The prediction has a mean pLDDT of 82. This is a predicted structure of a 72-nucleotide RNA (transfer RNA) from a Candidatus Altarchaeota archaeon. The sequence is in RNAcentral, with records from ENA. The organism belongs to Candidatus Altarchaeota, within Archaea. It matches the Rfam family "tRNA". It is annotated as a transfer RNA.
RNA sequence: GGGCCUGUAGUCUAGCGGAAUGACGCUGCCUUUGCAAGGCAGAGGUCGGGGGUUCGAUUCCCUCCAGGUCCA
Repeated sequence: GGGCCUGUAGUCUAGCGGAAUGACGCUGCCUUUGCAAGGCAGAGGUCGGGGGUUCGAUUCCCUCCAGGUCCA
């Protein structure tokens, strides 16, 4: 320098055109003498940045950034 893959909540992850899914963690309540475990409820996401296409983009296209991998 070139090809390919990945980027989604504090962490891990599903989704791949029609209002973003689950687990762990966090907060509150119940239960206990108290803690843990368990049950119930809740908060938390500009879907890596910027443009484009579209009535509508996490999803399609372009470009950039970061990481991984292969080739030179």